Predicted 3D model of RNase P RNA and transfer RNA as a complex of 470 nucleotides.
Rfam match: Bacterial RNase P class A.
[in-house]
RNA sequence: UGGGCAGGCCGGGUGACCGCGAGCGCAGCGCCGUGCCCGACGUACGUCCGGGCAGGGCGCUGCGCUCGAGGAAAGUCCGGACACCGCAGGGCAGGACGCUGGGGAAACCCCAGGCGGCGAAAGCCGACGGAAAGUGGAACAGAAAGGAGACCACCCGGCGCCGAUGCUCUCCGAGGAGAGCGGGCGCGUCGGGCAAGGGUGAAACGGUGGGGUAAGAGCCCACCAGCGCCGUGGUGACACGGCGGCUCGCCAAACCCCGUCCGGUGCAAGGCGAAGCAGGUCCCGCUGACGCGGCCCGCCGAGGGACCGGGUACGCCGCUCGAGCCGUCGGGCAACCGCCGGCCUAGAGGGAUGGUCGCCCACGACAGAAUCCGGCUUACAGGCCUGCUACAGGA
RNA sequence: GGGGGCGUGGAGCAGCUUGGAGUGCUCGCCACCCUGUCAAGGUGGAGGUCGCGGGUUCAAGUCCCGUCGCCCCCG
Numbered sequence: 001u002g003g004g005c006a007g008g009c010c011g012g013g014u015g016a017c018c019g020c021g022a023g024c025g026c027a028g029c030g031c032c033g034u035g036c037c038c039g040a041c042g043u044a045c046g047u048c049c050g051g052g053c054a055g056g057g058c059g060c061u062g063c064g065c066u067c068g069a070g071g072a073a074a075g076u077c078c079g080g081a082c083a084c085c086g087c088a089g090g091g092c093a094g095g096a097c098g099c100u101g102g103g104g105a106a107a108c109c110c111c112a113g114g115c116g117g118c119g120a121a122a123g124c125c126g127a128c129g130g131a132a133a134g135u136g137g138a139a140c141a142g143a144a145a146g147g148a149g150a151c152c153a154c155c156c157g158g159c160g161c162c163g164a165u166g167c168u169c170u171c172c173g174a175g176g177a178g179a180g181c182g183g184g185c186g187c188g189u190c191g192g193g194c195a196a197g198g199g200u201g202a203a204a205c206g207g208u209g210g211g212g213u214a215a216g217a218g219c220c221c222a223c224c225a226g227c228g229c230c231g232u233g234g235u236g237a238c239a240c241g242g243c244g245g246c247u248c249g250c251c252a253a254a255c256c257c258c259g260u261c262c263g264g265u266g267c268a269a270g271g272c273g274a275a276g277c278a279g280g281u282c283c284c285g286c287u288g289a290c291g292c293g294g295c296c297c298g299c300c301g302a303g304g305g306a307c308c309g310g311g312u313a314c315g316c317c318g319c320u321c322g323a324g325c326c327g328u329c330g331g332g333c334a335a336c337c338g339c340c341g342g343c344c345u346a347g348a349g350g351g352a353u354g355g356u357c358g359c360c361c362a363c364g365a366c367a368g369a370a371u372c373c374g375g376c377u378u379a380c381a382g383g384c385c386u387g388c389u390a391c392a393g394g395a
Numbered sequence: 396g397g398g399g400g401c402g403u404g405g406a407g408c409a410g411c412u413u414g415g416a417g418u419g420c421u422c423g424c425c426a427c428c429c430u431g432u433c434a435a436g437g438u439g440g441a442g443g444u445c446g447c448g449g450g451u452u453c454a455a456g457u458c459c460c461g462u463c464g465c466c467c468c469c470g
Base pairs, nucleotide, nucleotide: 001392002391003389004388005387006386007385008384009383010382012360013359014358015357016356017355018354020068021067022066023065024064025063026062027061028060029059030058031057032056034054035053036052037051038050039049040047041046070366074377075376077375078374079373080372081371082266083265084264085263089297090296091295092294094262095261096260097259098258099113100112101111102110103109114128115126116125117124118123129257130256134255135254136251137250151198152197154193155192156191157190158189159188160187161186162184166181167180168179169178170177171176172175206224207223208222209221210220211219225247227244228243229242230241231240232239233238270317271316272315273314279308280307281306282305283304284303291299324343325342326341327340329338330337331336361364396469397468398467399466400465401464402463405422406421407420408419409418415453424440425439426438427437428436446462447461448460449459450458
């Protein structure tokens, strides 16, 4: 220097003109309330009455000022806030999560650590509880797939068949033949031993070496792996050391068991106002419907449901100040927390944030709010900063 | 905006719950037979990234996660 790794940041800039949405202010016009005064009526309270003044609300138009998409606004995958279901109650079913400690409102979230895997390292990744609670699965191949057992091979013994090599004797035509003794180097079968070897498979009941044996085997021994107990360190996961008896496999992203948590529906939640309309048939229900959404219990207490027909297709609220953002300081390894100071930063409803031109550069990627917030995941042209590593090259 | 489902030869499906050779059904396609010819019929055959990527497992169309596309429902 190139590469690699980790973390953070930006994600076109600027000027002119035109345009869009929201808020605020001012002016004009229109409409509607309120208060006071005068008149009219009336004895008075007062009034479907008239006029004047003050001030308010709403709408439209014009002008001015300010603000106006993202790091993912996305996927809707988690978790909440909020709203309604009378309370959000109990149990079953169902679902989610799962090493330890901490953070956080919570979480399939974050930080630190342990263990395992990958990498030369920096570092990265991990759905990482339980398989001696039970059920179940492992196709094909293989003797055998978890129950223990044994296909070939090996060893021992019995029985049957066969009987080489060898030794002795006899015979002769001198090279053989015959007889006897002895003998397991053979085959079959039965009984027993054994699980080291073979072969199959993704996986074969600890591994390597030595001793031992008829052949073998944790049968015995050493080391290693694993299991149990004890001690030490640590909050803990766990690590290290010692001792023991020798081995007790895989799958829970199969059912399941254990522990923790979860009521349902989502702003088309829900509330207010205005306008309009026409009911009919059937069914369920105080022996408890509906609410209540898988079931049951409990609670509540009078309407509810289906189909046909009719009307409407408007306005306002919820709506954005919030677990908010920025900065200093303090605590903590960190996530994060606390104090102080500063800031207000889209809020539409046919749904705004754009267009044209000029200049500059690295020539502009992925993509656009729709109740809000915290996360995760996915997409992304290009650029900047900081730290680490030492694989390659150079000095 | 919110909720639910589907993706397997050219077309339409089953297989997914219980993981075990991509297995099967109907239509279509190709070749041959039959016929004077066509259709129908008969015989044989081809054709599959199981939408895509990753994980769990000895093994994935099936189980899990992510992603893409399509369809349906709700005031």